[in-house]
RNA sequence: AGAGUUUGAUCCUGGCUCAGGAUGAACGUUGGCGGCGUGUCUAAGGCAUGCAAGUUGAGGGAUCGGCUUUACUUCGGUAAAGUACGGACCAGCAAACGGGAGAGUAAUACAUUGGUAACCUGCCUCCGAGACGGGAAUAGCCCACCGAAAGGUGGAUUAAUGCCCGAUAGUCAUAUAUCUCAUAAGAGAUAUAUGUAAAUCUCUUUUGGCUUGGAGAGGGGCCUAUGUCUGAUUAGCUUGUUGGUGAGGUAAGAGCUCACCAAGGCUACGAUCAGUACCGGGCGUGAGAGCGUGACCCGGCUCACUGGGACUGAGACACUGCCCAGACUCCUACGGGAGGCUGCAGUCAAGAAUAUUCCACAAUGGCCGAAAGGCUGAUGGAGCGACGCCGCGUGCAGGAAGACGCUUUUCGGAGUGUAAACUGCUUUUAUAUGGGAAGAACUCGUGACGGUACCAUAUGAAUAAGAGGUUGCUAACUCUGUGCCAGCAGCAGCGGUAAUACAGAGACCUCAAACGUUAUCCGGAUUCAUUGGGCGUAAAGCGUCCGCAGGUGGUGUAUCAAGUCAGCGGUCAAAUCCUGAGGCUUAACCUCAGGACUGCUACUGAAACUGAUACACUCGAGGUUGGGAGAGGCAAGCGGAACUAUCGGUGUAGUCGUAAUAAGCGCUGAUAUCGAUAGGAACACCAAAGGCGAAGGCAGCUUGCUGGAACAAACCUGACACUCAUGGACGAAAGCGUGGGGAGCGAAUGGGAUUAGAUACCCCAGUAGUCCACGCCCUAAACGAUGUCUACUAGGUAUUGCGAGUAUCGACCCUCGCAGUGCCGUCUAAAAAAGCUAACGCGUUAAGUAGACCGCCUGUGUAGUACGGCCGCAAGGCUAAAACAUAAAGGAAUAGACGGGGACCCGCACAAGCGGAGGAUCAUGCGGUUUAAUUCGAUGAUACGCGGCGAACCUCACCCAGACUUGACAUAUAGCUGCAAGCUUUAGGAAACUAGAGCCGCCUUCGAGGGUGCUAUACAGGUGCUGCAUGGUUGCCGUCAGCUCGUGCCGUGAGGUGUACCCUUAAGUGGGGUAACGAGCGCAACCCUCGCUGUAUGUUAAAUGUACAUACGGGACUGCCUGCGCAAGCAGGAGGAAGGUGGGGACGACGUCAAAUCAGCAUGGCUCUUACGUCUGGGGCUACACGCAUGAUACAAUGGCCGGUACAAUGGGCAGCCAACCCGCAAGGGGGAGCCAAUCCCAAAAAACCGGUCUCAGUUCGGAUUGCAGGCUGAAACUCGCCUGCAUGAAGUUGGAUUCGCUAGUAAACGCGCAUCAGCCACGGCGCGUUGAAUACGUUCUCGGGUCUUGUACUCACCGCCCGUCAAGCCACGAAAGUUGGCAAUACCCGAAGGCUCCGUAAGGGGACGAAGGUAGGGUCAAUGAUCAGGGUUAAGUCGUAACAAGGCAUCCGUAGCGGAAGCUGUGGAUG
Repeated sequence: AGAGUUUGAUCCUGGCUCAGGAUGAACGUUGGCGGCGUGUCUAAGGCAUGCAAGUUGAGGGAUCGGCUUUACUUCGGUAAAGUACGGACCAGCAAACGGGAGAGUAAUACAUUGGUAACCUGCCUCCGAGACGGGAAUAGCCCACCGAAAGGUGGAUUAAUGCCCGAUAGUCAUAUAUCUCAUAAGAGAUAUAUGUAAAUCUCUUUUGGCUUGGAGAGGGGCCUAUGUCUGAUUAGCUUGUUGGUGAGGUAAGAGCUCACCAAGGCUACGAUCAGUACCGGGCGUGAGAGCGUGACCCGGCUCACUGGGACUGAGACACUGCCCAGACUCCUACGGGAGGCUGCAGUCAAGAAUAUUCCACAAUGGCCGAAAGGCUGAUGGAGCGACGCCGCGUGCAGGAAGACGCUUUUCGGAGUGUAAACUGCUUUUAUAUGGGAAGAACUCGUGACGGUACCAUAUGAAUAAGAGGUUGCUAACUCUGUGCCAGCAGCAGCGGUAAUACAGAGACCUCAAACGUUAUCCGGAUUCAUUGGGCGUAAAGCGUCCGCAGGUGGUGUAUCAAGUCAGCGGUCAAAUCCUGAGGCUUAACCUCAGGACUGCUACUGAAACUGAUACACUCGAGGUUGGGAGAGGCAAGCGGAACUAUCGGUGUAGUCGUAAUAAGCGCUGAUAUCGAUAGGAACACCAAAGGCGAAGGCAGCUUGCUGGAACAAACCUGACACUCAUGGACGAAAGCGUGGGGAGCGAAUGGGAUUAGAUACCCCAGUAGUCCACGCCCUAAACGAUGUCUACUAGGUAUUGCGAGUAUCGACCCUCGCAGUGCCGUCUAAAAAAGCUAACGCGUUAAGUAGACCGCCUGUGUAGUACGGCCGCAAGGCUAAAACAUAAAGGAAUAGACGGGGACCCGCACAAGCGGAGGAUCAUGCGGUUUAAUUCGAUGAUACGCGGCGAACCUCACCCAGACUUGACAUAUAGCUGCAAGCUUUAGGAAACUAGAGCCGCCUUCGAGGGUGCUAUACAGGUGCUGCAUGGUUGCCGUCAGCUCGUGCCGUGAGGUGUACCCUUAAGUGGGGUAACGAGCGCAACCCUCGCUGUAUGUUAAAUGUACAUACGGGACUGCCUGCGCAAGCAGGAGGAAGGUGGGGACGACGUCAAAUCAGCAUGGCUCUUACGUCUGGGGCUACACGCAUGAUACAAUGGCCGGUACAAUGGGCAGCCAACCCGCAAGGGGGAGCCAAUCCCAAAAAACCGGUCUCAGUUCGGAUUGCAGGCUGAAACUCGCCUGCAUGAAGUUGGAUUCGCUAGUAAACGCGCAUCAGCCACGGCGCGUUGAAUACGUUCUCGGGUCUUGUACUCACCGCCCGUCAAGCCACGAAAGUUGGCAAUACCCGAAGGCUCCGUAAGGGGACGAAGGUAGGGUCAAUGAUCAGGGUUAAGUCGUAACAAGGCAUCCGUAGCGGAAGCUGUGGAUG
C1' cells in the first nucleotide's frame, strides 16, 4: 500500500466481498510448564446456610455466670473478698465510611470554567476564655400480669460524661443607632439593650475528655456559562406556569411554599412529545480528522424487594435503622408475627457463556479504645478456567547417492529424507532428596502466602504437537473415489466420467500450546467527502418567479477591540499514553523522573483583515428625460378564405373509402355544379436558425387600458445589493363543478375490414371533450434533462433593436459601440485557441477559471409504494419509509452480429427463356411400423441412388442354435514333444469339431540350432463406449475477396489507422489520393488439358501428301489503330485459329458450424476376458397400413412399329476379351481362329436419314403386374439373382400449392464405355462422344455474399433479448370486523404513615396536603385476527408479443376513457 467481482473486450460510476487490528467473549479440534492480569455482558429474577460493624469497665450502677482465695457447711452448697474473664442494660463514638450494582435519569446528572457579599461542617490542628451551685427522673434488677411466639403492660427501687434549673461570660446570638469601605441585597468598627454554657474519668507522672469564641485544613450544599444521542411521519408547549409585593420555610438564594396582583415564559439556533442511554478520565481502531465504545482501575452521580414518609444526627430522608402501603417467601396454638445477598462465598432459574459455601488480619487501610487490644468477606493471599498478554520447553551433533513403509510414475525413476534406525552429547523441563529466603515497619516479639520463590545433588531423551489451509484474491499440488449426486463456498464461483475447488490419501504451506469458526467494533470505505465527493447523459437543479428570517457583501477616513494574533498567570486529579532510567533470571508486569493531554479562563498588549459605530464617496443598484422595436398581457369591435347544414336551380347513377375490400350515402335524386342564408372554430401567404415573455406560453385587422426590456445623453439618491429555508403568486394538456355554445375534429361506443384471435393498427359513423364565462385541479421528457447572481479568459459570422462616425440634399451602403438571439472544428457559404470531461461532448449563452447563496444525490428492486399528516368536490397531489430480495443495476465509447434501416456492387439470385420435379407405375435410399433380428452410422441448407465402386453363403458388426478357452492372429520365457507341415480315409454331426486308422515322414553351419505340437505364465482379442478427450481426412459458407503482421501515428483504454474515399476490375485487380510506410496468407500467374501452328521421331495407322500419336517449340501482350479518361482502364476496329482471365481442370486464405467420422486407419481413457473374444449351420440387413427424397419409364403423331442406309469417342481384355462358322424364335449353347493389344476381340453405336404402316383411341401409346416355358452364374437362386420366349396388358391423356437445373458446343435429346464384380437387383456412379437450341430489357422484388454507413436493451450474437395477466410452492410487509396487553396523562372517589397547622395542661381530637388502590372517557405504542390486496422469489406450466432494429402502428412523459394480459385510443408535450 491494495485486491476480487457488472462487459465479447474497454473506460467510468457504483455497490458487494477479502487481506489488518481488537474483545469481560462463546463454540470446534488439540493441550507440557510458569509469571502477571482477568472471569454472570442474560433475570435490578428468587434465595437455604455461614460470615460481611462494632467498640469503650480510664462514663455508670447493680447484679448474673465463670475463675481464685478465705470462712461456714446438712458436703448438695452457702457467705465474704478479689478478678487482665464472659454476657445483658444506661451512656459515648462509629454505624452517612468501606463494599456492590447501573434499574432509573437526555439534565435537579456528568465534564470544563467561574461564583457563593446567599451557606454548613463531628472527629483533626492552632489561638483565647472557662467549668460555680442545685434538682427531678429512668433502663437494668425485683414483683405481678398478658401472649404459641415476637413481644408487651403495670408497680416498686437506683446511678452516670444521660436530663433539667440557677449563677457567671464574651470579639457569641438578636434588635437599634453612628462611622469607614463596598454595593443589587453587604463587610468591618463603635455604642446600647436583651439572651444563652459546661462533666468529669483514670491516676498521682500526668493524660484523656467537657463548655464557649475565633482561625485553618479537609468535606459538603446552592448558583452561572459552555459542551453532551436519535426522530419533524412529534410544531406548538406551559397556569405555580413567567414576573411582582408580602409572609412562611431552609444551613443557605429562589414559586421552594402560600395569599394577592399582572399576563407573562419557552420554541425552527428545534420547545413539547416519543425512543434509546448512567457520565467523565479513558479504551479499540485510524496517517490524521474521525468513527465506535464506557468490562477491569480512578473520579462523579443514582439505586438498595416496589412505592411513600419522616426521625436521629455534624452529616441520611440512611444497603445489613424506623413507620406506612403493596407484591412475594417463611413461622403460627389462626389470635398474630418474621424477612429483604445490586456485600463475600454458595444455590436455583435464565443463558452460547463466566470461578471456592478456601486461608489470614502477617502487611496496607478503616472504626472504637488512654493503651493493651477488639472488629474488619475492605484488604493481603491461595484455589478453578489457554479467557487474555508475556516467557520457556518438547532436545543437540554426526549419520546413505539415501533402509522399510507410504505416495507417485513416462516403470527408468522421483518424493517423504539426515528424516528414521544407529553412534556420541546435554538436562531447560520432569521426578526424587537435601538446603531455604526477602516481604517485619518497631528495641523485643510477630508471616496467611509457604517449606513457596530460589539453590544444590541424583536419574534419564527421558514426561511434552497440534490446528487450519493448498482454484484466484492468498503462502502451499498430485493420485484415487464420486459424476449438477454427495457435497464445498468470505466473494468470484466449483461438481453433469480425466475435479490442483467435493471426499480420502500422500506431499506441501502458515501459525504454534495453540489453531480455526462465529459474533461485534474500527480500518481498508475519499462509500456522508471539515481535512476529502458530486448533480448535461451514470443517483442528483425545486416547473417558474417574488420575497421575510438567515448567509454573503463596493470605495475612503476615524474610533472600538467581539472575532483574530502575541506575551504572561491560573487550571486541566491520579492512573493511562510517549521518552529516559530502575526492579523482578528476561518479558509481560511494577516503580521513579520528565513530557504530552491539541481544553477553559484571568490580565497586558497589537490593529492588517472580518465585525461594530460615526462621517464621507460613486463605479454596484435604483430613479428622472427622449425617440424607437416587439405574436408581452387584458378587453371590445371588425374581416375574408375554407368547412358543414338548410333552401332554391342544373343534372343522373353512382358516390365515398382502401394496399385491396366492405359497411356507409344515393332514383324519397346523392356525388358534381351554381346561387342564397345560417353557424361555430381557426387565422393561408407574410414566416425566418425571426420577435416578445420569469416560466407555462403568445400569430387575421383596428382601437382602448397595461407590464417588462434595450439604446442615447445628462442629472438625482448614495450600497439602497446578491441569494433565499418557511411562505406567496403564476403554472401546457387532460380532468372536475355551474351555465352557455357546438362547424370541424374526436377518447368511449356501434358497424365494416384484417387476423389463429384483433377488446388494436385501416375504413364509416359518433358521445364526452375540444370553444366561451366563472370557480377548482397543480401535474408533464414543465428539457438546454444544464439553479440564480458577479468577475475574468483570441475571435469570426449571420440576424433583431438602438446609437455614433465618415459621406450624402436626404436615405441606402460602409466603419465602430451597446444589448439580445443563433451558428462556426476535414463535407458545408464561412471560421477558432487554451482549458475541462469517463467518454460523448462543452467551449465569452461554458460543462473553462474563481467567488456568494439556495436546492438535491449516496447500489438495485420493493417504491415515488404502504402507514401517518396537509391540500382537493373528485380524480388525485405534496411529504415519504421499512421488512424482504439481490451482486449487480447503470453511463459513455469499442469490435462484431443482426434489422420487415440506408447506399453501392456481385452471383442462373430474380427477371427473360428451355427442360424438369411435385400427380402415375416401378427402382433405390430414409423415416415410421413390425420383428428373434430387421446390425451400425449420416438428419435443414451441408442426411436421405450417402459410408456401400456390387448384402443369396462369405461380407456381418444383428438374431437363433451348436462348439472352443493362451485362444482365429502377434511376441517372449520355461518344461515336455525327437514329433514337420500336409494328404487319404472311417464313425458321429447341420457344420465347426471330436475320436480313430493310414500315407508321408522337414531344413541344418550337426549346436536339439531353426521349425511344429502340447502344458504353464506373461498376454492376445473386441465393428464394445466416448468424434463433447484426440490425430488424420472431409463437407458448407466459397474460388466469396477477403484475413492479418512489423514499425509509425491517433486514442486514458478496448481499439483505430494502414484496409476509408474517387475511378476501375472477375478480384484488397490496378491507378489517383492519403499519417501512414512496407510486408505476409489469399486473388492472379507459374502446372495439366482442349483449340492454331512449326520442327523432330514413330509403329500396329496411312500407304502420295496427310491424318494420328509422342516430345520440344511458336502464338495473345490491350501489342497496333480510333474515341473517352490525369492515369489505371473502358468502348469500337484491324489483323488473327484464337481478343481482352480464349474454354475446362487441379489448386480452397484467417476462420465458422464442440459440423461429420473411435465402423476405413491410428489413438488417450473407460469397459468385457470359458466372453462384449473366436469358429460353424440357419435366418436377418430384401419385412410393409403408410410418409418423404433421388431417379427410371411414360402418358404419344417432332410419335409407335416394320424394313433399309449411314456417322463416333472414351475405355476394357489371360481364372480374360472371345472372331468366323453351326444349333436355338431368343436368352444362350457348340466351336475354336486371333489377341498380353494404335495389330485381335468386346463392338451393333443410337438418335439421324430413306421407304412403308398406324390416324388421336387408354390406342399398333404405355408397359406395371401375373401365369407358363426356358437360359446363365454359382456348393447353393425358397426366403432373395439376372436374362429370354409366349401369354397377360394396371395406373397414366402432361400433373395443386410449391419447387429444381441450365447463359454455348451450354440446356435438351441420343447412345457408348468403365470401376466394383462368380453372378446381380446399375433405372445408380464415373467418363465418352453424336445431334444441338432459346433467352438475358434490366437489378424494383426473392435468396446468398461483399464494402461503407446507421440503430441496438443482442454477444450462446434475432432460432437473440424480453413484458404483463393466469396457475402452483415459499417468504416478508400492508389493510381488516375485532380481541389482548403495556405506557404516560386527565377528571372524580377513597385516603395509610408522616410532618405542618388548630383545639386541649396532658392524654387525645379536628383540618388541608398526601403513596398505593378504585371508577370513567380518551391518547399512544405493541401483539394477535377469518379474510382481502399488492410485492418478492422459485431449470424446463398457460395465454399472448408490449419493448430493444423504422421491433414490423417510432418510443417515451403527463392526463382521461377502455380492455384477459402485456396494452390500445384521445389530447398536449419531449427526442432519449
A computed fold for a 1472-nucleotide RNA from a Patescibacteria group bacterium, annotated as small-subunit ribosomal RNA. RNAcentral holds the sequence, with entries from SILVA. It matches the Rfam family "Bacterial small subunit ribosomal RNA". Rfam links the family to the GO terms structural constituent of ribosome and ribosome. Taxonomically the source falls in Bacteria candidate phyla (Bacteria). The prediction has a mean pLDDT of 83.